The part of an RNA shown here (small-subunit ribosomal RNA, 3' minor domain) has 132 nucleotides and comes from a Caldisericota bacterium.
The sequence was found in a public genome assembly.
The coordinates come from a structure-prediction model, not an experiment, and the mean pLDDT is 83.

Context: one part of a larger RNA
């Protein structure tokens, strides 16, 4: 400031961040096979050297399929934030229909209204107990 107080939600504008999204781009691995340089090893030709062959292991490529990260995405649905917008008044007094929790069902919104529970309900009256 102190009811000319305070306040609650839908709507409308701005704007931020994450979510959902048919997809798409791209990073990083994993498994299987496919082909496989260099080059050691091994076996072979070969008297030997050279040289040549076949083989194991193997970089990089391929294909498939799996996992993770990010990016870009019509659109959706809600979050937040923002001096002076819309609608109403739920809520704080008995807040004008006490309030709230829990379920259900409706409803422009706050809400409503039903059943059940709680007093952290006001007023009036009684009981008990404390304190003076």
């Nucleotide at each position: 400031c102190a009811c000319c107080g305070c306040c609650c939600g839908u709507c409308a504008c701005a704007c931020c961040a994450a979510c959902c999204g048919a997809g798409u781009c791209g990073g990083g691995g994993g498994u299987a096979c496919c082909u496989g340089a260099a080059g050691u090893c091994g076996c072979c030709c070969g008297a030997a050297g050279a040289g040549g062959g076949c083989g194991c292991c193997g970089a990089a490529g391929g294909u498939a399929u799996c996992c993770u990260c990010g990016g870009c995405g019509a659109g959706g649905g809600g979050g937040g934030u923002g001096a002076a917008g819309u609608c109403g008044u739920a809520a704080c007094a008995a807040g004008g229909u006490a309030g709230c929790c829990g379920u259900a069902g409706g409803g422009g919104a706050a809400c409503c209204u039903g059943c059940g529970g709680c007093u952290g309900g006001a007023u009036c009256a009684c009981c008990u107990c404390c304190u003076u």